Predicted 3D model of a 551-nucleotide part of an RNA (small-subunit ribosomal RNA, 5' domain) from Syntrophothermus sp. DTU052. Its mean pLDDT, the model's own confidence on a scale to 100, is 82.
Context: one part of a larger RNA
RNA sequence: GGACGAACGCUGGCGGCGUGCCUAACACAUGCAAGUCGAACGGAGAUUCAGAAGAAGCCUAGCGAUUCUGAGUCUUAGUGGCGGACGGGUGAGUAACGCGUGGGUAAUCUGCCCUUGAGCGGGGGAUAACAGUCGGAAACGACUGCUAAUACCGCAUACACUACCGGAGACACAUGUACUCGGUAGCAAAGGUGGCCUCUUAACAAUGCUACCGCUUAAGGAUGAGCCCGCGUCUGAUUAGCUAGUAGGUGGGGUAAAGGCCUACCUAGGCGACGAUCAGUAGCCGGCCUGAGAGGGUGUACGGCCACACUGGAACUGAGACACGGUCCAGACUCCUACGGGAGGCAGCAGUGGGGAAUAUUGCGCAAUGGGGGAAACCCUGACGCAGCGACGCCGCGUGAGCGAAGAAGGCCUUCGGGUUGUAAAGCUCUGUUCUAAGGGACGAAGGACUUGGCUGUGAAUAAUGGUCAAGGGUGACGGUACCUUAGGAGAAAGCCCCGGCUAACUACGUGCCAGCAGCCGCGGUAAUACGUAGGGGGCGAGCGUUGUCC
Numbered sequence: 001g002g003a004c005g006a007a008c009g010c011u012g013g014c015g016g017c018g019u020g021c022c023u024a025a026c027a028c029a030u031g032c033a034a035g036u037c038g039a040a041c042g043g044a045g046a047u048u049c050a051g052a053a054g055a056a057g058c059c060u061a062g063c064g065a066u067u068c069u070g071a072g073u074c075u076u077a078g079u080g081g082c083g084g085a086c087g088g089g090u091g092a093g094u095a096a097c098g099c100g101u102g103g104g105u106a107a108u109c110u111g112c113c114c115u116u117g118a119g120c121g122g123g124g125g126a127u128a129a130c131a132g133u134c135g136g137a138a139a140c141g142a143c144u145g146c147u148a149a150u151a152c153c154g155c156a157u158a159c160a161c162u163a164c165c166g167g168a169g170a171c172a173c174a175u176g177u178a179c180u181c182g183g184u185a186g187c188a189a190a191g192g193u194g195g196c197c198u199c200u201u202a203a204c205a206a207u208g209c210u211a212c213c214g215c216u217u218a219a220g221g222a223u224g225a226g227c228c229c230g231c232g233u234c235u236g237a238u239u240a241g242c243u244a245g246u247a248g249g250u251g252g253g254g255u256a257a258a259g260g261c262c263u264a265c266c267u268a269g270g271c272g273a274c275g276a277u278c279a280g281u282a283g284c285c286g287g288c289c290u291g292a293g294a295g296g297g298u299g300u301a302c303g304g305c306c307a308c309a310c311u312g313g314a315a316c317u318g319a320g321a322c323a324c325g326g327u328c329c330a331g332a333c334u335c336c337u338a339c340g341g342g343a344g345g346c347a348g349c350a351g352u353g354g355g356g357a358a359u360a361u362u363g364c365g366c367a368a369u370g371g372g373g374g375a376a377a378c379c380c381u382g383a384c385g386c387a388g389c390g391a392c393g394c395c396g397c398g399u400g401a402g403c404g405a406a407g408a409a410g411g412c413c414u415u416c417g418g419g420u421u422g423u424a425a426a427g428c429u430c431u432g433u434u435c436u437a438a439g440g441g442a443c444g445a446a447g448g449a450c451u452u453g454g455c456u457g458u459g460a461a462u463a464a465u466g467g468u469c470a471a472g473g474g475u476g477a478c479g480g481u482a483c484c485u486u487a488g489g490a491g492a493a494a495g496c497c498c499c500g501g502c503u504a505a506c507u508a509c510g511u512g513c514c515a516g517c518a519g520c521c522g523c524g525g526u527a528a529u530a531c532g533u534a535g536g537g538g539g540c541g542a543g544c545g546u547u548g549u550c551c
Base pairs, nucleotide, nucleotide: 001551002550003549004548006547007546008545009544010543013397014396015395016394017393018392019390020389021355026353027352028351030350031349032348035082036081037080040079041078043076044075045074046073047072048071049070050069051068052067053066057063058062089308090307091306098233099232100231101230102229103228104227105226108225109224113221114220115219116218117217118216119215121155123153124152130145131144132143133142134141135140161186162185163184164183165182166181167180170177171176191213192212193211194210195209196208200206234280235279236278241271242270243269246268247267248266249265250264251263252262253261283305284304285303286302287298288297289296290295310331311330312329313328314327333344334343335342336341361387363386364385365384369383370381371380372379373378400430401429402428403427410421411420412419413418434492435488436487437486438485439484440483444478450472451471452470453469454468455467456466457465458464495540496539497538498537499536500521501520502519506535507534508533509532510531516523517522
């Protein structure tokens, strides 16, 4: 000199873009942060319409409480599906194939998505909800009875797939691999919605047909992931030896998959001064800071990977977890209790206490982008988009401009002549950035649903529906914000540090080794340019200085 997730002191007008618990991975009140689908299913409730029955009553025309049946619309606890493995947070642990980089997988998996081929036949038994009874303070639970499904389970079909056996050639990286031919065995599935009468059917508009959305199986792709290897990755030798599943083999098990990953037996190995082991410290990287570079330091924000979710352990479900807002066990802590027993986990967003030099709102919205569910409308989304607070940082703008000497007054200094503050002020002429008030007022919005039409696929079809194009059509948290126009008015907006040398900038008074200053050298003991104050000057400027850290 530069830099900072900074803090402290004095000061403080505005805007844009960023950024904000570095300490206690300390404890957490409260609210929200993961749901959705009724076009998978049976109910329950509400409501409308139609039909039937029909009490009392009536002016016997029918009206009519109520009940039953059917159809439609709405809501939804439960079963079921998909999603809660993403997104969001933190950096405790980890010196490790954790990360970075380059490879391998002939040792592997991959829901949703895309392409292609084939299939979707026929049955069965349950169970929640519900009803009833019962237990419990509660959390919740037990028994009996009924019922549905895209829930569950057999059967058929499959020569595609898997396993085994046999044959031929080809290829590779050692175990082997793919293709082809033959045989044996095993394994699938689910319907829903819209429309129609071409086919089937005695008939209907369905048990039929058809379109779409789903379902099953196989092959390929894409995406995501698992595993393995080469190289690189802090300090200490005042840590020199470490190791029994340890190192290797065989058999077996296990996994999606190679493997001491696990197990039985056998062998006695394996690592280490090229630093094993132990101890300390630490998430790693792209990057960021500095530097001419080499290098040094660092890992906040943003992006990638990893690890963790009160502490420790475990598995279940699932395509994927050994799962932050799932389950079980143990522990510490907090809360409820009828003392028998239960409930909880902010390192999600806000917020509270505590710690600390120190770090923000219990805000608005799903309008955009993205995600989950759904055919869709839509619902959910503290991701995200915005707003609020903080000069915390960077950048920009302003606090006025021009003229104005009798160089006014006042201050300070003085050799008493004057000098300086100083064109500075006053005064005159302007401007209106910002400000105040009023008026107008955005971009970010285009998709999508729906309607109409064109082309095209399926279809018997001028039903319907898929694809595509065109027209119509509604949607903004920010925000009455940005921006624009008009009016008013120099009015409302400057400080901080320094002036002995380094280092730009000097005098006076006070003090008298006192009070004090100080980054280093050093100032102060009676004329201090070094302390304090004043005038003047220098530097930077909505900041200026100090402290800390890095180069």